This is a predicted structure of a 108-nucleotide RNA (SAM riboswitch aptamer (S box leader)) from Shouchella lehensis G1. The source organism's lineage runs through Bacteria, Bacillati, Bacillota, Caryophanales and Shouchella oshimensis. The RNAcentral record of the sequence draws on Rfam and Ribocentre.

RNA sequence: UUCUUAUCCAGAGUGGUGGAGGGACUGGCCCGUUGAAACCCGGCAACCGCAAACGUAAUGUUUGAAGGUGCUAAAUCCUGCAAAGCCAUAAGCUUUGAAAGAUGAGAU
Numbered sequence: 001u002u003c004u005u006a007u008c009c010a011g012a013g014u015g016g017u018g019g020a021g022g023g024a025c026u027g028g029c030c031c032g033u034u035g036a037a038a039c040c041c042g043g044c045a046a047c048c049g050c051a052a053a054c055g056u057a058a059u060g061u062u063u064g065a066a067g068g069u070g071c072u073a074a075a076u077c078c079u080g081c082a083a084a085g086c087c088a089u090a091a092g093c094u095u096u097g098a099a100a101g102a103u104g105a106g107a108u
Base pairs, nucleotide, nucleotide: 002107003106004105005104006103007102008101013041015040016039017038021031022030023029025080027078028077042072043071044070047068048067050064051063052062053061054060076100081097082096083095084094085093086092
C1' cells in the first nucleotide's frame, strides 16, 4: 500500500509550551488572538494483550486498568450516490441502504 472483519447518536481539561490556523475531501455550517495546529501533562474508553471471578459441549460473561493502540467541540458536525415516504408541485423535511472516511484486530 492493498484485502478481510468489528465499531462509529456514550465518554474525556478553567493545565503547560506554542502563536494562526483547524473541523479528511466537495458544498455548507462551524471552531479559533476570550489562543488554531503541533508537542507535553492530565483524562476517557475497553479494540488487542494482561489479571481476577463465574461459566459452557464449545464460543464465552462480568470486573479491573500497570502494557500496545486509539480518542479527548458539534452524530463520522451536516452533506455527496441510490431508494422509499411526507408535500398539489417545487423547495424543504424524514427514513433506509451504499459509497467515502476514521480506529482496532488479522492477513498481504